[in-house]
RNA sequence: GCCCGCGUAGCUCAGUGGAUAGAGCAGAAGCCUUCUAAGCUUAAGGUCGCAAGUUCGAUUCUUGCCGCGGGUA
Numbered sequence: 001g002c003c004c005g006c007g008u009a010g011c012u013c014a015g016u017g018g019a020u021a022g023a024g025c026a027g028a029a030g031c032c033u034u035c036u037a038a039g040c041u042u043a044a045g046g047u048c049g050c051a052a053g054u055u056c057g058a059u060u061c062u063u064g065c066c067g068c069g070g071g072u073a
Stems, first nucleotide, its partner, number of pairs: 001072007010025004018056001028042004049065005
């Protein structure tokens, strides 16, 4: 250089055109407990890597760029 895959919450990931984007863990508050742990409940946390295009509508499809991983000479 070329080819392939991935990029979504602090972390690990799901979702793959249809409207307010989800789970688990972590962190916060509360309940329980003499206290802690465990358990239970609640709320918060996201420019879906960036930009453009297609579409009535894009996290999802297309293109370019950026980053990471793998393959290849």

This is a predicted structure of a 73-nucleotide RNA (transfer RNA) from a Patescibacteria group bacterium. The coordinates come from a structure-prediction model, not an experiment, and the mean pLDDT is 81. The source organism's lineage runs through Bacteria and Bacteria candidate phyla. Its Rfam family is "tRNA". By type it is a transfer RNA.